[in-house]
The RNA shown here (transfer RNA) has 72 nucleotides and comes from Micromonospora craterilacus. Lineage of the source: Bacteria > Bacillati > Actinomycetota > Micromonosporaceae > Micromonospora.
RNA sequence: GCCCGCGUAGCUCAGUGGGAGAGCGACGCCUUCACACGGCGUAGGUCGGGGGUUCGACACCCUCCGCGGGCA
Numbered sequence: 001g002c003c004c005g006c007g008u009a010g011c012u013c014a015g016u017g018g019g020a021g022a023g024c025g026a027c028g029c030c031u032u033c034a035c036a037c038g039g040c041g042u043a044g045g046u047c048g049g050g051g052g053u054u055c056g057a058c059a060c061c062c063u064c065c066g067c068g069g070g071c072a
Base pairs, nucleotide, nucleotide: 001071002070003069004068005067006066007065010024011023012022013021018055026042027041028040029039030038048064049063050062051061052060
């Protein structure tokens, strides 16, 4: 330099056009004499930045940034 993949909650990741979610973690409540286990609930997101397409974008297109891999 060229090619490919990835970027979504604190962490690991789903979500291929109309509801932003799960597990773990945090916090609260229940349970117990107490702890652990278990159950229920709550909070937490500019969906990497910008632009475009569309009635509508996490998703499709362009570009930039970051990370990983391959070729040279």